[in-house]
Context: one part of a larger RNA
């Protein structure tokens, strides 16, 4: 100087109170321990590992494991003998992987009928090659304290010197935000502002989006002729700054006006010096070490889907603010060419078929669902509940036994609000409804990332729990 304290002082955060919903109980769906296994590949390990690398493991992936086969290799580069163009195509063996033969068959250059480019086999040599190991050898990248409000610098000044001051104090603030004061004066990295996206106007534009008024037209529809008014779309621009009133020396505060918005308007992007020898050698790079007829490389299979248990996240329920059966309404952001696919048509369905349209503001996906009214159930392990089983199908796929997902009928299991504990929200936010994307052929997605519909409750406070900042006091710690 730090770091610590069941030491003080102030001072913030869903820290705790106040509220809402959960999770710990049951089913189950995914990770992860354990256990088992011929392998159950390997990392991740308190908060900050465990629906986490994985934004798609049936073969591929695939790193394991068993068998088959290879050795200049699946892959680069540069040589070097030998032959032959190269590819492709038929047969036999073999699970392939590849052996072993067999036909045909020559291009391009210079052409001195030979040789050269590429390319392919056979030998051969320098190297290839490793998801082998070290994340405590490292780049890079990334979590965390923490979007916490602190970390420093020049000079100056003080101290013998570590060092100190600035950065303490007095207000203030989300803020080392700004004011006052001052041996300190400035400065720099943060913080803020610049970025984007959203809320209001104005303008420009007006198709493929809009349809108030005109006309036409139809069983109906913005369908047509119009036509920019409105919605929309997307470029310009406006607009908010404590600017006005009112306190206060100021910085600023409560309020109140106007105003779509008011005091950082909500989000978002952006994460200071460093902290954990944090995490990654399995994305890449990478130094040291290790393997070289294997620890490298092809291929079938099989496994990463085990299963007495045990924990984390999730789904889905235990029901009447419901469930079932009709009828009816209203999104917003996406995605479509080896792709979305519409009408009709055939199936109870999933799906078949059929192909119009559509590189899409135009056509598709694509009926949003909760909601609303109408009938039913009558409180029961039930018309709640959907585990789990039979069984007939349907779809991708070369191929769903292990190990796909869907749809019909049958089956109906735990399960009547969960113990100790524990976790998440302060507003268009909790809860709760759907919808869409990526990955993807298909999907084990209830997951992750977006998107809108509907829409509460409470906060008196900071005494206490966690964690943070400041200033300060002790210290036998560094």
């Nucleotide at each position: 100087u730090g770091a610590c304290g069941g030491g003080g002082g102030c001072u913030c955060a869903c820290a705790c109170a106040a509220g809402c919903g959960g999770u710990g109980g049951g089913g189950u769906a995914c990770g992860u321990g354990g256990u088992u296994u011929a392998a159950u590949u390997c990392g991740a390990a308190a908060c900050a590992a465990c629906g986490c690398g994985c934004a798609g493991a049936a073969c591929c992936u695939u790193a394991c494991c068993c068998g088959g086969g290879u050795u200049u290799g699946a892959c680069a580069u540069c040589g070097u003998g030998a032959g032959g163009a190269a590819c492709g195509c038929c047969u036999c063996c073999g699970a392939a992987a590849g052996g072993a033969g067999g036909a045909a068959g020559u291009g391009c250059c210079c052409u001195u009928u030979g040789g050269g480019a590429a390319c392919c086999u056979c030998g051969u040599g320098a190297c290839a090659g490793g998801u082998g190991u070290u994340g405590c050898a490292u780049g890079g990248c990334u979590g965390u304290c923490g979007u916490c409000a602190g970390c420093u610098c020049g000079u100056g000044u003080c101290g013998u010197g570590a060092g100190a001051u600035g950065u303490a104090c007095g207000g203030u603030u989300a803020a080392g935000u700004c004011c006052g004061g001052u041996a300190a004066c400035g400065a720099g990295c943060g913080a803020a502002a610049c970025c984007c996206c959203u809320a209001u106007c104005c303008u420009u534009a007006g198709u493929u989006g809009c349809c108030a008024g005109c006309g036409g037209g139809u069983a109906a529809u913005g369908c047509c002729g119009g036509g920019g008014a409105c919605u929309c779309u997307a470029g310009g621009g406006a607009g908010a700054c404590u600017g006005c009133c009112g306190c206060g020396u100021a910085a600023g505060c409560a309020g109140g006006a106007g105003g779509a918005a008011g005091g950082u308007g909500g989000g978002g992007g952006u994460g200071a010096c460093g902290u954990c020898a944090a995490g990654u050698c399995c994305u890449c790079a990478u130094g040291g070490c290790c393997c070289u007829u294997a620890u490298g490389c092809c291929c079938g299979g099989g496994g990463c889907u085990a299963c007495a248990c045990a924990c984390g996240u999730g789904c889905u329920a235990c029901a009447a603010u419901g469930g079932c059966g009709g009828g009816g309404a209203c999104a917003g952001a996406g995605g479509g060419a080896a792709g979305c696919g519409a009408a009709g048509c055939c199936g109870c369905g999933a799906g078949g078929u059929g192909g119009a349209g559509c590189a899409a503001a135009u056509c598709c996906c694509a009926c949003a669902a909760a909601c609303c009214c109408c009938g039913u159930c009558c409180c029961a392990g039930u018309c709640c509940g959907g585990a789990u089983u039979g069984u007939a199908g349907g779809c991708u796929g070369c191929a769903a036994u292990u190990c796909g997902c869907c749809u019909g009928c049958a089956u109906g299991a735990a399960g009547u609000c969960g113990g100790a504990a524990u976790c998440g929200c302060u507003a268009g936010u909790a809860a709760u409804c759907g919808c869409g994307g990526g990955u993807c052929a298909g999907c084990u997605a209830c997951a992750c990332c977006g998107c809108g519909g509907u829409g509460a409750a409470u906060a008196u406070g900071u005494u206490c729990c966690u964690g943070a900042g400041c200033c300060u006091u002790g210290u036998a710690c560094a």

Background: Predicted 3D model of a 478-nucleotide part of an RNA (small-subunit ribosomal RNA, 3' major domain) from a metagenome. The coordinates come from a structure-prediction model, not an experiment, and the mean pLDDT is 85.